[in-house]
RNA sequence: CUCCAGCACAUGGGAGAACCGAGAGUGGCGCAUUGCUGCAGCCCUCGGUGCCGAAGGAGCAACCGCCCCGGAAACUCUCAGGCCACAGGGACCGUGUGCUGGUA
Numbered sequence: 001c002u003c004c005a006g007c008a009c010a011u012g013g014g015a016g017a018a019c020c021g022a023g024a025g026u027g028g029c030g031c032a033u034u035g036c037u038g039c040a041g042c043c044c045u046c047g048g049u050g051c052c053g054a055a056g057g058a059g060c061a062a063c064c065g066c067c068c069c070g071g072a073a074a075c076u077c078u079c080a081g082g083c084c085a086c087a088g089g090g091a092c093c094g095u096g097u098g099c100u101g102g103u104a
Base pairs, nucleotide, nucleotide: 003102004101005100006099007098008097009096010095011094012093013092018049019048020047021046022045023044027043028042029041030039031038032037050083051082052081056079057077058076059075063071064070065069
């Protein structure tokens, strides 16, 4: 130097899952009005029930180690989180830089 692995930072991509009832008229959007103003269609608040799994968390093997026992996931559970805008989060994957270790 090449290539591989790990860690950190930056950056790009990144899924799934909802309705019902009540309230509220500018807090925001939208619609109607010549204007005053009005409208509960969307966001918002509260309640009810349901649903999702890819932050995190937890559980487990006939596998591995093995005295006892311990160890896993994209599997399972759904505590948390999310499905009621945008946003944010997001396992995982790609790219770049730096550090560490190894490498014909």
Glycine riboswitch aptamer from an Alphaproteobacteria bacterium, 104 nucleotides, folded computationally. Rfam family: Glycine riboswitch aptamer. Rfam 15.1 lists 9,425 matches to the family in 5,228 species. The sequence is in RNAcentral, with records from Ribocentre.